The RNA shown here (transfer RNA) has 73 nucleotides and comes from Navicula ramosissima. Its mean pLDDT, the model's own confidence on a scale to 100, is 83. The organism belongs to Navicula, within Eukaryota. Its Rfam family is "tRNA". It is annotated as a transfer RNA. About the family: Transfer RNA (tRNA) molecules are approximately 80 nucleotides in length. The gene name in the source record is trnM.

RNA sequence: AGGCUUAUAGUUCAGUAGGCAGAACAUACCGCUCAUAACGGUACAGUCGUAGGUUCGAGUCCUGCUAAGCCUA
Numbered sequence: 001a002g003g004c005u006u007a008u009a010g011u012u013c014a015g016u017a018g019g020c021a022g023a024a025c026a027u028a029c030c031g032c033u034c035a036u037a038a039c040g041g042u043a044c045a046g047u048c049g050u051a052g053g054u055u056c057g058a059g060u061c062c063u064g065c066u067a068a069g070c071c072u073a
Base pairs, nucleotide, nucleotide: 001072002071003070004069005068006067007066010025011024012023013022019056027043028042029041030040031039049065050064051063052062053061
């Protein structure tokens, strides 16, 4: 210098022909228990890395940039 992959909740990750943003874990509370754990329930959760574009509508498609990783030189 060129190319490829990844970026979504506090964490680990789903989310395909564009159409309501989800799960598990964690955390808080409640139930259960003599008590704790386990188990059950409720709550808490997001500018989908960032800036634009396309579209009636974008996590998803297109472009630039940023960060991490990999390959080539």